[in-house]
RNA sequence: GGGCGGUUAGCUCAGGGGUUAGAUCGCUUGCUUGACACGCAAGAGGCCACUGGUUCGAUUCCAGUACCGCCCACCA
Numbered sequence: 001g002g003g004c005g006g007u008u009a010g011c012u013c014a015g016g017g018g019u020u021a022g023a024u025c026g027c028u029u030g031c032u033u034g035a036c037a038c039g040c041a042a043g044a045g046g047c048c049a050c051u052g053g054u055u056c057g058a059u060u061c062c063a064g065u066a067c068c069g070c071c072c073a074c075c076a
Base pairs, nucleotide, nucleotide: 001072002071003070004069005068006067007066010025012023013022018056027043028042029041030040031039049065050064051063052062053061
C1' cells in the first nucleotide's frame, strides 16, 4: 500500500429504515437469612465511533475518516 470483517450499556454481544434500542454478566435498592451466598423483584446506566450523503424518516443504506482484528504485497 491492497482486500475483508468489526466499532451498540461497565464487560461480552443481539438487533439491521418508523412511534421510548434489547439480552447475559456486573452495579444499586428491596425481599429472603442470625449474617452471607444463592434465589426472587425492581431500578440506574446508551447522544448506536466521528463527519457527510441518500430518504418523508438513518443505530440500520452509501461514502470518507479514526481505531481494532485477520489475510496479502512491498522495503530493510